This is a predicted structure of a 471-nucleotide part of an RNA (small-subunit ribosomal RNA, 5' domain) from an uncultured bacterium.

Context: one part of a larger RNA
This record gives sequence, C1' cells and structure tokens, in this order.
RNA sequence: AGCGAACAUUGGCGGUAGGCUUAACACAUGCAAGUCGAGCGAGGCUACGAGCCGAGCGGCGAACGGGUGAGUAAUACGUUGAAAUCUGCCUUGGAGUGGGGAGUAACCAGCAGAAAUGCUGGCUAAUGCCGCAUAAUCCAUAUUGGGAAAGCGCUUAGCGCUCUAAGAUGAGUCAACGGCCGAUUAGCUAGUUGGUGGGGUAACGGCCCACCAAGGCGACGAUCGGUAGCUGGUCUGAGAGGAUGAUCAGCCACACUGGAACUGAGACACGGUCCAGACUCCUACGGGAGGCAGCAGUGGGGAAUCUUGCGCAAUGGGGGCAACCCUGACGCAGCCAUACCGCGUGCGCGAUGACGGCCCUCGGGUUGUAAAGCGCUUUUGGCGGGGACGAUGAUGACGGUACCCGCAGAAUAAGUCACGGCUAACUUCGUGCCAGCAGCCGCGGUAAUACGAAGGUGGCGAAUGUUGCUC
Repeated sequence: AGCGAACAUUGGCGGUAGGCUUAACACAUGCAAGUCGAGCGAGGCUACGAGCCGAGCGGCGAACGGGUGAGUAAUACGUUGAAAUCUGCCUUGGAGUGGGGAGUAACCAGCAGAAAUGCUGGCUAAUGCCGCAUAAUCCAUAUUGGGAAAGCGCUUAGCGCUCUAAGAUGAGUCAACGGCCGAUUAGCUAGUUGGUGGGGUAACGGCCCACCAAGGCGACGAUCGGUAGCUGGUCUGAGAGGAUGAUCAGCCACACUGGAACUGAGACACGGUCCAGACUCCUACGGGAGGCAGCAGUGGGGAAUCUUGCGCAAUGGGGGCAACCCUGACGCAGCCAUACCGCGUGCGCGAUGACGGCCCUCGGGUUGUAAAGCGCUUUUGGCGGGGACGAUGAUGACGGUACCCGCAGAAUAAGUCACGGCUAACUUCGUGCCAGCAGCCGCGGUAAUACGAAGGUGGCGAAUGUUGCUC
C1' cells in the first nucleotide's frame, strides 16, 4: 500500500460498485424455454363477425443464454503457425417438372392399473413418411398466404422447399514454444514405436484391426506422487520481480455419482433418453417419481456473504409474414459503512475569562470564545407544489424517482484509538511483581507520564481500532 474480508465500539445522507472465499453438502415451494392456425386434420365456445380456446401430428428453437470450478499439469490454456475437414439460420448466383400408393396420432369404442402409464379394434390429414423421372456415377423437392375469379383455371409478389458453387460465421483436428512443487519418485513403455494393407470418422492419425520390424521416452528430469481450472488481467514494487486469478471479458471442464448412445447442422445434451449406484418421496405393496454448481428461498457447515421483490419499458435472445407470445438473460428496486468517492452534523460576534470539573506553590492555572447571550444561514432531514431524459407515431418496471421552486426551524446528525521510546500527545488519584499491560524494547515489589479511573492533550473521523492474508 492492498482485500470478495471478519470481529469490537460507534453510526446522519447520497452516488458508484461488490456481496457463500467454507459443504461440487442436502434441498420444501414458486418461477428460469418456448413458439408457429400463413404446415395439418378433428374437437369445444361464441355477443354468428368468422374469430377465440386448448390437446395431438408437424416445423424451428431448446447445443444459446444462466451457474459452478469438482476434475484436469495436458485430449486444457496462451502465443504463433498448419492441412486432411464439417457448418442450421445469414449473403450472392444458378436450376426448380410431372404424377402415384400406403400407413398413423389426435378422435371413437372396448380393456388393464391406486397411480405413473399402457393395450386392442376402427377412422383421418399434412411442409410428416415412402417410391418414379430429370442431374455425366451416387444423391432432391412442399407448399402456403394475398389479389382477382361463379367455377375450372390464371396472375403476381412475399415467406418457405430442394440441388450445386462461393462467402461469412461457428466448430473439429495437427505442430512448435511458454507458464507449479518433489529425485527421501530413476528408470518408463507391448497398440508400446514405426511400416504395409484394410476398417472407421466430417476429417488426418495405432483412432481400431491383421501381418511385419523392434522400436519409442528419459538427469534439457521420463515415469510416479502432491497441488492447481488457464488467460486478458488484479495487488504490490522505482523497476526487475513477487503474490494472485473475486467482480468484468475470452477459452476449458462439469451438471446427484459412474457408464452409454439416440435425435440433430451442432450434444454424447444442467431444467432430454437408457442402464447401474447412493439418497429422498408416493404407494392400494403389484409398482412408480425426483435431481437448485439457474433466480429467489430453507436446513447444515462456517469468523462470514442479501429479497421466496417489480417489469419485459429499454438492450439482447427464441418462435412467428406480422400482431404478438416467452425470456429469474437483462433492466430496476430491496438488504449490508463491504469498498471507493462526495456532503453534512452549523456560521459570525461574544470576557465578568461565568458555573461546574481538574490541577495547585492556595497567589492562581486550565477546560475556554468553549458555553450562555446577540445576530445570520438552511446543505441534509421534514412539509407543500411542479416534474423529466431514458421512447422514433404508440409503449416507462424504475417512479411522482432524479431534478426544480416554496415554507418553518440550529433545528434531526460524533465517534473511536492513543498519550514510556520507536511515535504526535501529561498530570492527579487508586493499586502495590497484585490486579493488569505489551507490536519490539519492556512496565508493575508504596511517590507508576507504561496497570485502572479522572481531567487534560494528540491522531483519524461516519468511521475508528484489532485480527488474518499478499507485496
């Protein structure tokens, strides 16, 4: 000098930040991912306008955003490069034709079960699914809304679909170098190191397999053990360094514990699936349900860390042509002197140097212009009135907030630590190696400036001290 601090005493206001460092312990309750009727058929409601409602099929999203740091010493991170790759939505360009068949949820009927849920039969649609043609081998497709129309048809533009090429973005992979400790860890390694041929992957590769060779790493520290998310940064320091990795940003890893794949452009998926395990809950004992390291909140642990708040108004994200819906991301408010910064607790005059306190050589000194008293002001707080920016036509949670004007009245607002030296600041009383103090030196055994109290004084001040940790 610093802190995500804690503790003690004290405590007026505002702004800006920050707030489980411990048990990656267990979690009651609510919310945190939906949306589309302009993809589809059926159902219900109605003020009959055609709209509204909600289950289902289908599409997109749910791989983002949010949390945590357990693991990881290298499949991570940082920097610089590389080639053997994929990439939904977005941008640019090209092509874009015609037809057919079948099954299914919802629904209806019946049945099983306490429930979770399931079974059988029947019906139906699509941008759902499966074929055909076109493409130099292989590999494609889907419509829908508006306008107009008696209808068939037609037309146009919008959204979409499909193929191919390119871009952008994102992701995967490889190499080199760099950043902890231990040698009281010295040898380690059989898919191990390389080759040939295959398999597999989006892609290279012992990634996997068959065969062949016997290699590969290591005192420039292999292997093993311990510790640890990494970085931009942060703190300190003149620097070199040292320490550190809260908040914010980039990357990684994880989602009750262990394992696995499915779907998909993308996951081996926090609020998906399956299996096993531990734990908790429901049960009609046959069987089922769950996962806060999301936001609040609870118990527990701990020296210690907040509200079961408001709003989608803004910014951003998902869906939708849109209107709009969703969004504990986010924007705000609440709590906390946790930190930094700012402001206030009055100002001027006022000597009989009042009273009181303390000291005293008893003369007086000091507290002390301090108080009283007189005059003035009104920050903050209170009351009344006005009142935004943030929003571009409409739309403001914050919020009658910030800010402005007026009114009354010194009114509502000071503590804490120290006073032997280091180190700014001294006397009296009490105590008597006791009680106690103490960062170091050291004080205390009857005149203690060092203990306790009082008066006085010094420092800092809405704080002041102590403890812990870093330089």

Model confidence (mean pLDDT): 81 of 100.